[in-house]
Molecule: FMN riboswitch aptamer (RFN element)
Organism: Humibacter albus DSM 18994
């Protein structure tokens, strides 16, 4: 060093408050994959993980179609390997699709990347003492009705940081490692 293989490949909940109980409220607090860009980038341009997913290949049974064998007098029945659609079912490759966020100010020759400021995002499923809704022959307040809280029943939201899919997949690179040349 063309090539083949294998290997590597994410980071974060901490203290304080309520409170019987917090990993999820609350108020601080942590984290930040790759490659590329005139200068270094969670927010810029793209890749990757999750989800969808035409197509496509493949395994298994069923169904069908005809052969071949045996068996039977016939119908037909057992076996066998072959095909073919159609639907069911696993499993793997996968075009595509789909999936967040920054501005201002400086400095510079150049920066949404460097300094300062102050803001922003973070797949999917679970859990979840919050939350607002809606409904009640219920309970308290009130003469009572509204209306308030409470209490119970229903769905709705509710985790970047906890648990799961993952002992998976991976972009990737003067990266290891082995073979090759």
């Nucleotide at each position: 060093u063309a090539g083949u293989g294998c290997u590597c490949c994410g980071g974060g909940g901490u203290c304080g408050g309520u409170g019987a109980g917090a990993g999820u409220c609350c108020g601080a607090a942590c984290c930040g994959g790759c490659g590329g860009u005139g200068a270094a980038a969670g927010u810029c341009c793209g890749c990757g993980a999750g989800c969808c997913g035409a197509g496509g290949c493949u395994g298994u049974g069923c169904u069908c179609c005809a052969c071949u064998g045996c068996u039977g007098a016939g119908a037909a029945g057992c076996a066998g390997g072959g095909g073919a659609u159609g639907a069911g079912u696993g499993g793997c490759c996968g075009a595509g699709g789909u999936u967040g966020a920054g501005c201002c100010g400086g400095u510079g020759g150049a920066a949404u990347u460097c300094c300062g400021g102050c803001a922003c995002c973070g797949a999917c499923g679970g859990u979840g003492a919050u939350g607002g809704c809606g409904c009640g022959u219920u309970c308290a307040g009130u003469u009572g009705u509204u209306c308030u809280g409470a209490c119970g029943c229903g769905g709705c939201a509710g985790a970047g940081u906890c648990c799961g899919g993952a002992u998976g997949g991976g972009a990737g690179g003067c990266a290891g490692c082995a073979c090759g040349g």